[in-house]
Molecule: RNase P RNA; transfer RNA
Organism: soil metagenome
RNA sequence: GGCAACCGCUGGAUGCGUUCGCUUGCGGACGUGUCGGGAGGAAAGUCCGGUCUUCAUAGGGCGGCAUGCCGGCUAACGGCCGGGGGCGUGCGUUUAAGCGUACUGCUACGGCAAGUGCCACAGAGAAAAUACCGCUUCGGUCCGUUCUGCGGGCUGGAGUAAGGGUGAAAAGGUGCGGUAAGAGCGCACCGCGGCCUGAGUAAUCAGGCUGGCAGGGUAAACCCCAUGCGAAGCAAGACCAAAUAGGGGAGGAGGAGUGGCCCGCUCCGUUCAAACUUCCGGGUAGGUCGCUGGAGCUUGCCAGUAAUGGCAGGCCUAGAGGAAUGGUUGCCUCCCGCUUCGGCGGGAACAGAAACCGGCUUA
RNA sequence: GCCGGAGUAGCUCAGCUGGUAGAGCAGCUGAUUUGUAAUCAGCUGGUCGGGGGUUCGAUUCCCUUCUCCGGCU
Numbered sequence: 001g002g003c004a005a006c007c008g009c010u011g012g013a014u015g016c017g018u019u020c021g022c023u024u025g026c027g028g029a030c031g032u033g034u035c036g037g038g039a040g041g042a043a044a045g046u047c048c049g050g051u052c053u054u055c056a057u058a059g060g061g062c063g064g065c066a067u068g069c070c071g072g073c074u075a076a077c078g079g080c081c082g083g084g085g086g087c088g089u090g091c092g093u094u095u096a097a098g099c100g101u102a103c104u105g106c107u108a109c110g111g112c113a114a115g116u117g118c119c120a121c122a123g124a125g126a127a128a129a130u131a132c133c134g135c136u137u138c139g140g141u142c143c144g145u146u147c148u149g150c151g152g153g154c155u156g157g158a159g160u161a162a163g164g165g166u167g168a169a170a171a172g173g174u175g176c177g178g179u180a181a182g183a184g185c186g187c188a189c190c191g192c193g194g195c196c197u198g199a200g201u202a203a204u205c206a207g208g209c210u211g212g213c214a215g216g217g218u219a220a221a222c223c224c225c226a227u228g229c230g231a232a233g234c235a236a237g238a239c240c241a242a243a244u245a246g247g248g249g250a251g252g253a254g255g256a257g258u259g260g261c262c263c264g265c266u267c268c269g270u271u272c273a274a275a276c277u278u279c280c281g282g283g284u285a286g287g288u289c290g291c292u293g294g295a296g297c298u299u300g301c302c303a304g305u306a307a308u309g310g311c312a313g314g315c316c317u318a319g320a321g322g323a324a325u326g327g328u329u330g331c332c333u334c335c336c337g338c339u340u341c342g343g344c345g346g347g348a349a350c351a352g353a354a355a356c357c358g359g360c361u362u363a
Numbered sequence: 364g365c366c367g368g369a370g371u372a373g374c375u376c377a378g379c380u381g382g383u384a385g386a387g388c389a390g391c392u393g394a395u396u397u398g399u400a401a402u403c404a405g406c407u408g409g410u411c412g413g414g415g416g417u418u419c420g421a422u423u424c425c426c427u428u429c430u431c432c433g434g435c436u
Stems, first nucleotide, its partner, number of pairs: 001332007009038002012035011040350001044361002047359005052233004064229005069083005084109001085107003088103006110224002115222002117218003132164002134160012172190006191213001192211008237289004247280005255272006296315008333348006364435007373388004382419001390406005412428005
């Protein structure tokens, strides 16, 4: 860990008892009996997307965040499925460039020719580039010599990107021709750009024609383009609502104070403490709901390459709130240790619900 | 349960428009002092929490994960 029995825990249904309330047969609390339910593939991380709830909401713009080949699936997604391109590895092609093929492999894969920035060190040069060494040629000067010539050293100018060297990266590759030496300078093959045709929903692919070839990398750099996004989160939020304190109204008040000519009375205007009575409303404690029947599970058939969808039948499967899901015994499985080989002892991967669902990631 | 923040030397913190990591205190050595402290000079000490990716190059950018801290009834 698996099976069985027994004893518990938790919440549900139902019965009984006690008690409280009133609308007098209902409801609440407590105790007790019976019945059936009770962790996961990740319940985890909270990384994405949604349901739900509250707030906000005339329209538009700026800003911010996310995504980014094509098609499909989906409630939605940064997820999934299928396809394309690229990369890697192996094999083959005599080598190279390249091409073909296979894979349980990987792929954040729009745009550096919109603009801006960066590319340390090294290196001559890091982006419409450059001559350090080298190669070739011309001039000057010196030296040697077999002397109208040839060779060498130093120096100045020009040409040259083949070779060396630096670097992660150096301005198409291989070969032949060509040249003073070289170079797409020319040609063949390969790569690349443009156009056309065909296939495909598309990404893209194939074929043909054509162009000597045109500015490297970096956007998980700023940025540009396209698309999408209101914010917060169940401790959201909704309802009921005690005591105490405080707020407001009415009574208290046909009363009291004050003004209206000095006094009295009447009348008029205006103001009013506290106690007390009563009513109202807000919040708190507390309680109830949200809360689990749902984009649900399962069987069969159908559509589709698949993800997924449709139809029919069947099923109900945790819902707490200091927070349950455990313990004992017996048998068995596996692992570890000891052993007198008969057995004995110990242990059971990762972990563990808390509004719910679809993914991803991690264990 | 939900939301947010931080991991860099023994300790406290810089460095975060990518170019090879520093300061103060602490520790060690030397000088100074009769000696100690203080002071001065020098030195040691870093998987930048772990893993993967982008890039020529990552403490820095992106993804994932671990640990710690804080807030909300």